[in-house]
Molecule: Bacterial large signal recognition particle RNA
RNA sequence: CCGUACUAAGCGGGGAGCUGGCGGUGCCCUGAACUUGCAAUCCGCCAUAGCAAGGUGUAAUCCCCGUCCCGAGACGUCUGCGUAUAAGGCAGGCGCGCAGACGGAGCGUUGAUGGGCGAGCCCCGUGCAACAUGAUGCCGUGAACCGUGUCAGGUCCUGACGGAAGCAGCACUAAGCGGAUUUUCAUGUGUGCCGCGGGAACGUUUGUCCGGAGCCACCGCUGCGCAUACCGCUUGUACGCCGCCGUCGAAGGACGGGUGUACGG
Numbered sequence: 001c002c003g004u005a006c007u008a009a010g011c012g013g014g015g016a017g018c019u020g021g022c023g024g025u026g027c028c029c030u031g032a033a034c035u036u037g038c039a040a041u042c043c044g045c046c047a048u049a050g051c052a053a054g055g056u057g058u059a060a061u062c063c064c065c066g067u068c069c070c071g072a073g074a075c076g077u078c079u080g081c082g083u084a085u086a087a088g089g090c091a092g093g094c095g096c097g098c099a100g101a102c103g104g105a106g107c108g109u110u111g112a113u114g115g116g117c118g119a120g121c122c123c124c125g126u127g128c129a130a131c132a133u134g135a136u137g138c139c140g141u142g143a144a145c146c147g148u149g150u151c152a153g154g155u156c157c158u159g160a161c162g163g164a165a166g167c168a169g170c171a172c173u174a175a176g177c178g179g180a181u182u183u184u185c186a187u188g189u190g191u192g193c194c195g196c197g198g199g200a201a202c203g204u205u206u207g208u209c210c211g212g213a214g215c216c217a218c219c220g221c222u223g224c225g226c227a228u229a230c231c232g233c234u235u236g237u238a239c240g241c242c243g244c245c246g247u248c249g250a251a252g253g254a255c256g257g258g259u260g261u262a263c264g265g
Stems, first nucleotide, its partner, number of pairs: 001265006010056002012030004020046005034054005063258007073248004078243001080241009090232001092231002095226006102220003106215002114210008122199006128192002130189006138179004147172004155164003
């Protein structure tokens, strides 16, 4: 060095979590990942840190160690973003008021703002008209007796002539009742394109005159103040996502090193 037989190792690993610690069951990642039994109100162990039973088994591409590359995934801090929620009240958006007049719109030399002189709108009084109510006047009706006139009959007085009171009837009338709406008067009014006098005094409308370029604040804009907590903002909390950094780190790759026994040639 070659051949044959055998033995050790190997036949998965990692993260979070649990634990004084280690490994496993359960979860997640990776992955070509022997079999069976045990285990979360857990299981087995103790730095040689799963236990027990079996199977396979190539001493090296395969087992063990070291260095490097790449790197799934997990955990932690921080930043950013999103969602939800609590508090605050900066005042940016939204709301209100005041002021300004930069832009737009509108009015203005067919004359703006302003000023002078009048008038209306307002108040008081009053006239006229209209309407309502009442009275008066007009017509009709209207008294068993206690209204008037005339009073048949009857009654009374008288010797007689004659006289007196007087019912019914008739006529008239008072109070009252009714009607008509023409006259007159009084009172009043949710009345009036009405007239007169006086007043008030701002505002507004309007007529005329003076004068000669502004007026207005509808929209945008600017400033100040107020209000509100819907959005924005600030602070806090919870969850999710991206990223940086840190702690682990499977799988994959590269290089270097290490590890037997027996027999035969």